[in-house]
Small-subunit ribosomal RNA from Paraphysomonas imperforata, 1466 nucleotides, folded computationally. It matches the Rfam family "Bacterial small subunit ribosomal RNA". Rfam links the family to the GO terms ribosome and structural constituent of ribosome. The sequence is in RNAcentral, with records from ENA. The coordinates come from a structure-prediction model, not an experiment, and the mean pLDDT is 83.

RNA sequence: UUGAGAGUUUGAUCCUGGCUCAGAACGAACGCUGGCGGCAGGCUUAACACAUGCAAGUCGAGCGAAGACUUCGGUCUUAGCGGCGGACGGGUGAGUAACGCGUGGGAAUCUGCCCUCAGGAGGGGGAUAACGGUUGGAAACGGCCGCUAAUACCCCAUAUGCCGAGAGGUGAAAUGAAUUUCGCCUGAGGAUGAGCCCGCGUCUGAUUAGCUAGUUGGUGAGGUAAGAGCUCACCAAGGCAUCGAUCAGUAGCUGGUCUGAGAGGAUGAUCAGCCACACUGGGACUGAGACACGGCCCAGACUCCUACGGGAGGCAGCAGUGGGGAAUAUUGCACAAUGGGGGAAACCCUGAUGCAGCCAUGCCGCGUGUGUGAAGAAGGCCUUCGGGUUGUAAAGCACUUUCAGUUGUGAGGAAAGGUUGGUAGUUAAUACCUGCCAGCUGUGACGUUAACAACAGAAGAAGCACCGGCUAACUCCGUGCCAGCAGCCGCGGUAAUACGGAGGGUCCGAGCGUUAUCCGGAAUUAUUGGGUUUAAAGGGUCCGUAGGCGGGCCGAUAAGUCAGGGGUGAAAGUCUGCCGCUCAACGGUAGAACUGCCUUUGAUACUGUCGGUCUUGAGUUAUAGUGAAGUUGCCGGAAUAUGUAGUGUAGCGGUGAAAUGCAUAGAUAUUACAUAGAACACCGAUUGCGAAGGCAGGUGACUAACUAUAUACUGACGCUGAUGGACGAAAGCGUGGGGAGCGAACAGGAUUAGAUACCCUGGUAGUCCACACCGUAAACGAUGAAUGCCAGUCGUCGGGUAGCAUGCUAUUCGGUGACACACCUAACGGAUUAAGCAUUCCGCCUGGGGAGUACGGUCGCAAGAUUAAAACUCAAAGGAAUUGACGGGGGCCCGCACAAGCGGUGGAGCAUGUGGUUUAAUUCGAAGCAACGCGCAGAACCUUACCAACCCUUGACAUCCUCGGACCGCCAGAGAGAUUUGGCUUUCACUUCGGUGACCGAGUGACAGGUGCUGCAUGGCUGUCGUCAGCUCGUGUCGUGAGAUGUUGGGUUAAGUCCCGCAACGAGCGCAACCCUUGUCCUUAGUUGCCAGCAUUAAGUUGGGCACUCUAAGGAGACUGCCGGUGACAAACCGGAGGAAGGUGGGGACGACGUCAAGUCAUCAUGGCCCUUACGUGUAGGGCUACACACGUGCUACAAUGGCAGUGACAAUGAGUUAAUCUCAAAAAACUGUCUCAGUUCGGAUUGGGGUCUGCAACUCGACCCCAUGAAGUCGGAAUCGCUAGUAAUCGCGUAACAGCAUGACGCGGUGAAUACGUUCCCGGGCCUUGUACACACCGCCCGUCAAGCCAUGGAAGCCGGGAGUGCCUGAAGUCCGUCACCGUAAGGAGCGGCCUAGGGCAAGAUCGGUAACUAGGGCUAAGUCGUAACAAGGUAGCCGUACCGGAAGGUGCGGCUGGAACACC
Repeated sequence: UUGAGAGUUUGAUCCUGGCUCAGAACGAACGCUGGCGGCAGGCUUAACACAUGCAAGUCGAGCGAAGACUUCGGUCUUAGCGGCGGACGGGUGAGUAACGCGUGGGAAUCUGCCCUCAGGAGGGGGAUAACGGUUGGAAACGGCCGCUAAUACCCCAUAUGCCGAGAGGUGAAAUGAAUUUCGCCUGAGGAUGAGCCCGCGUCUGAUUAGCUAGUUGGUGAGGUAAGAGCUCACCAAGGCAUCGAUCAGUAGCUGGUCUGAGAGGAUGAUCAGCCACACUGGGACUGAGACACGGCCCAGACUCCUACGGGAGGCAGCAGUGGGGAAUAUUGCACAAUGGGGGAAACCCUGAUGCAGCCAUGCCGCGUGUGUGAAGAAGGCCUUCGGGUUGUAAAGCACUUUCAGUUGUGAGGAAAGGUUGGUAGUUAAUACCUGCCAGCUGUGACGUUAACAACAGAAGAAGCACCGGCUAACUCCGUGCCAGCAGCCGCGGUAAUACGGAGGGUCCGAGCGUUAUCCGGAAUUAUUGGGUUUAAAGGGUCCGUAGGCGGGCCGAUAAGUCAGGGGUGAAAGUCUGCCGCUCAACGGUAGAACUGCCUUUGAUACUGUCGGUCUUGAGUUAUAGUGAAGUUGCCGGAAUAUGUAGUGUAGCGGUGAAAUGCAUAGAUAUUACAUAGAACACCGAUUGCGAAGGCAGGUGACUAACUAUAUACUGACGCUGAUGGACGAAAGCGUGGGGAGCGAACAGGAUUAGAUACCCUGGUAGUCCACACCGUAAACGAUGAAUGCCAGUCGUCGGGUAGCAUGCUAUUCGGUGACACACCUAACGGAUUAAGCAUUCCGCCUGGGGAGUACGGUCGCAAGAUUAAAACUCAAAGGAAUUGACGGGGGCCCGCACAAGCGGUGGAGCAUGUGGUUUAAUUCGAAGCAACGCGCAGAACCUUACCAACCCUUGACAUCCUCGGACCGCCAGAGAGAUUUGGCUUUCACUUCGGUGACCGAGUGACAGGUGCUGCAUGGCUGUCGUCAGCUCGUGUCGUGAGAUGUUGGGUUAAGUCCCGCAACGAGCGCAACCCUUGUCCUUAGUUGCCAGCAUUAAGUUGGGCACUCUAAGGAGACUGCCGGUGACAAACCGGAGGAAGGUGGGGACGACGUCAAGUCAUCAUGGCCCUUACGUGUAGGGCUACACACGUGCUACAAUGGCAGUGACAAUGAGUUAAUCUCAAAAAACUGUCUCAGUUCGGAUUGGGGUCUGCAACUCGACCCCAUGAAGUCGGAAUCGCUAGUAAUCGCGUAACAGCAUGACGCGGUGAAUACGUUCCCGGGCCUUGUACACACCGCCCGUCAAGCCAUGGAAGCCGGGAGUGCCUGAAGUCCGUCACCGUAAGGAGCGGCCUAGGGCAAGAUCGGUAACUAGGGCUAAGUCGUAACAAGGUAGCCGUACCGGAAGGUGCGGCUGGAACACC
């Protein structure tokens, strides 16, 4: 006995850090809904204004008087005088930051009623209300005259008292009655209540730092119930404040309440204690008590009455009204109980209180039925169409009756009081009265009470929110970045579990959600319990004040500390036990607790204080050293510039390339001399010194510091350090000098789209000196100072010691570096120079932006510095590390990538595809490489999807049902045809004879159909990086983790190919090989193939043969196998031999993980959507073939390496229904002749004429042949493509689809080259590494001006308002003081004067707020403008400070930093 976390920054990770959620609570409000009861609560806003009623009266046993009744005994009523009470009870929280409150103390006081004790109450007097008369006024209310009483008032006497040193002074009373009781006066004490003082505690702001004249103290006087500057006179000059005075803002305080594990935080409704207030401000009176909520006076505002002269009022009491507001109740009943006031009492009064009414406002309890019930009903919803779910849920059957309803019975809250009797006291008394006891009587608002019983019937009683994650709970439809949702992340752009509806589900339940607020979670202000190298955060540095902390020993003290006792810490509440309401909420009772404060006794280790002592901390001194430490003077040489003089001639200078500039008036160059200013090469370094900034030629003077050694001395003298002081790079400012070089601004030249830049030529401030300012830097080790402790190794600087001390080695002290253990860290990293382990003190941080900005203050000559917010806005901003991608980063490597070559394209004509345009239509798709002779291996019709026109509607096609019939076919008419009208011909197959099947026609509806949309819903297929060498896994290991390792490294390869090494060891998909083909040989087999030899023919035609070629089956062969060299004894490479072939022999098929939302819904398939007499089907015609133009791919050429003519062989693949037989079947080359450089005997476009072929049909729109015609074109700009060997180039041949149509595609063979030094560059790719603010991944990210809209803020001429202070004027009521005339016998009063003062007015300032023409910057807003500053070396490395300049980002100068890449050095 008590502590839970989650979402969100990223591609992913760890951390930092904010935002958000889950919990509890509430005087709550709002939305939907609503059966009962108990207990509680109910204007948080306008301390705004209030109609009406009530909320404080009572006493006749104090007094007179009047009235009513009367049984004449008396009883009753009460305006007035008088007494007590109206200071309580009830309300509210405006003010108040205060002795107001809380807590604990104190002394100089009062205290009505109450209690105790003691004493007393004698004698007199004059008035006055009421009342009567008269009179004023509208009223409120009075005036004058007269009468009267008291427990009203006055005097005298008395005195235990009080004052006074004393003398002395002062000072009381009330009666009624026969008695008692109740009263009166004085004194002492108590109780209760009140007043005063003090310690401690009690919100925020320093952008409020000084405040205070009765102020602080004294003396004297006054005053109060009482101490006191409380008040006054005089004297002194004090008092408060950084431990926060003063000022400003906000606020009643507490017990408690809510939350929290606690410490805390927030709060101060109800209940209780205290305070303050009562329309606002001031004031006193009375009284025991007030400066008085339902009293008085004055002033003010407001409301009401009025006869206008004057009056009245105060709900922050209970109800209630208006108003305000999101919002808070009845103008109820009763004094029955409790309590209060008065009274002797009965009794009266009591909106205190007790109750009731309204409200789910909260807490608690109960109910809305229970059991059974599968045909798993119907209906709803979903569906893969099978079913599932709602769901034992309903219905049905059997029960029960709480609560509500009706009827009846019926406690407790009641004690008193009255009366009768008894008894005791008192008394003369048995009257009377009082106390006690007993009997009788008798008082209830609530109340139709609580409770109990009876009756009837499942009868009257369930909703709300949510269902993407957090967070329990899922599907369909609708919508289509719209409508909307949203606490955060985020959903919605046609398949939304996130919007709206439905079905289903989940949570809670007479409630459920939302909103507001507070605490929690938040260790997110961290005392418990955080941080500060790089995330926000160490002050630029030192000195030093206050403060904080502080070495060893001894003694004292007892403040802190610890222990015991006492007082207090109200009650209620919280907690625990027990008890009472049927339970609970609620209540009763007892205990614990109240962590605190005060007081007392003791302890003395530690801290403090006081006293004494010590030397190790600190310091002084002595000796020996060290250094670019500071200030100031003198001196020096090299270089630069200028000047003078000489020599000398045409350029110099500068750059990527140039130009501006200088130069024939003699430059640059060179020689000599002179002048000037600034800076000090080499030494020089990871060096040294200094607090930091910083400090560098040599030398003198002055000053300071540090180190070592150990001679002496002091004796804790120390550490840190808010405020403060001093120093403080560069730039900048002021005054005066100086000015060689460099050089902001500026000028010119370039570059550029522009170039307010980078580059160049000049050049002013400045840079330098003296004096005086400024006070900031990436002022950095991004690391505050001090002390102690905790492994080492290797350097270096300055000293010391030891070793036989020249070299060297060891050791030690102080500085300065590198690496590394423990340990720390989010990681990177740090690691005796800590970022480790501890202690002390200071500075600083608390999400990003706004912003180090505004306003205010301080400083400054200025520039500006310092201190330093808020509104608003975002859900992130950030650190370190990881994997990728990228780089106008680096290294290595490859590729027809470049280079070396050969041939083309781009120019011409034509072919073909595309764009564009045109059109009724020119169907659709493909779009950098990777679309464009692509889909199309072939559009005249068809194809065909397009257009116009004409038809059809269960359809051209499929299945099912019904009826009829064979179907088909032929002829004629109409029509462009589809189609239609009429006629002719014709009777299918099987059969169990019932019928069935195929086909045709008609009908009906289910359905067909769609080249319609979405390739960004998909399958399949394909392209591409790329035939590039990569892509991964298991186990292990390392890391908090993402991840890494393996896969990196050294070699090598075409290759992640292989070898070696290695915290890795293995494996998979790829590579290679296995497959096909080709190249050599062998074996087998010889027809249709072949023919050496024999015979034969026109002919391998035939006999014959199978040797050769060839064919097609099977084998062999090649493996770095062998040799030499190189290499690491490896892998491998180089060379060689042999071989037909040599290092994957050539070619093909084969395409890893993946990328491009790549392509295709028009091959096909397919979800969803759309059309259904049409987006479907058919027909004929047209179009896809258009043509100012642009592009791609090709063909033919421009000619003599050629054209033409002739001669002239040879091949392979393939096709033809089968065929090694037949056919298609014809090249270039080669030889001969001719042409002779021309727009030609080149070139063939175009056009005219004539034909052939295919086909239903060549007009739009086919191919070919012949004759004629004979265009452009004379080798092609910028640019660009292919190819490394049987390749390029060149020559022809075949095939597919096809009726016909090739310059295309796919194949085949013939002839047959050149070149490759090489990897600097371009392109693409691979590996390693590096930087990154990129991750949609550089086609990335991102900055600033300008323009537009919205929002909040600052400044501002002014205008308006608030609160506070100061000064002056005026000044009511009132206390106090003074006072001659008036009143009064007197006491005294009136009147008048004075002090103080509320309020009012005026004046000058300060301050806060609102508003404002105009103005400034800021924030936010899918697709505006200009540039491209930053992130890669971001294309001029970036950033910090400062100055100048510029549309803007920004540029440049000076100094600084690395939070810069690469290279070099080490």